Predicted 3D model of a 73-nucleotide RNA (transfer RNA) from a Microgenomates group bacterium. Model confidence (mean pLDDT): 82 of 100. Its Rfam family is "tRNA". Its family is annotated with triplet codon-amino acid adaptor activity in the Gene Ontology.
[in-house]
């Protein structure tokens, strides 16, 4: 140097043919207990790595750049 794959709540990770951003786990408040734990009910948390394009509309499609992990030389 050159090829492939990845980058989404704190975490691990879905997300179809481009059309309201999701689920476990964890966090909070409520019930439950003597109190914790289970368990139930309900809540908050996301600039979709970055930046430019395509489009009525982008996590998704294209192009730079950045970081990570594999081949290659």
């Nucleotide at each position: 140097g050159g090829g492939c794959g990845g980058u989404u709540g704190g975490c691990u990770c879905a997300g179809c043919u481009g059309g309201u951003a999701g689920a476990g786990c964890g966090c909070c408040u409520c019930u439950c207990u003597u109190a914790c734990a289970c368990a139930g009910a309900g809540g908050a948390g996301g600039u979709c790595a970055a930046u430019g394009g395509u489009u009525c509309g982008a996590g998704u499609c294209c192009a730079u750049u950045a970081c990570c992990g594999c081949c290659c030389a």